[in-house]
RNA sequence: UCCGAUAAAGGCAAACUUGACCAAAGUCAGGGACGCAAAGCCACGGGUCCUCGUCUCCUAACGGACAUUCGUCUGUAGGACCCCAAGAUCGCCGGGCUGCCAAGG
Numbered sequence: 001u002c003c004g005a006u007a008a009a010g011g012c013a014a015a016c017u018u019g020a021c022c023a024a025a026g027u028c029a030g031g032g033a034c035g036c037a038a039a040g041c042c043a044c045g046g047g048u049c050c051u052c053g054u055c056u057c058c059u060a061a062c063g064g065a066c067a068u069u070c071g072u073c074u075g076u077a078g079g080a081c082c083c084c085a086a087g088a089u090c091g092c093c094g095g096g097c098u099g100c101c102a103a104g105g
Stems, first nucleotide, its partner, number of pairs: 002105002011036002016031006034091001040097003044094003047089003051085001053083001056080004061076006
């Protein structure tokens, strides 16, 4: 200097739940512990989630137009992918900053 134990002391706290905030994702506080040696901090890169918007596509439910044989198109509604923008997540990965204890290697 690096790794960090079935060690000691101490720390954090997933799901779920109660309350508050938010349009949502989610956040904060209490309870609660699945886990965590950076599960301390920073949204910087990627990922994921949410919402808005544009374009395209799908459904053809309600309405409308055309056709009147199947149907075609379309307003509303619902849904999907890409892109864009705002947000969220550091307990998804990478990166940056900081850091307690230390058997043994």

Model confidence (mean pLDDT): 81 of 100.
c-di-GMP-I-GGC riboswitch aptamer from a Woeseiaceae bacterium, 105 nucleotides, folded computationally.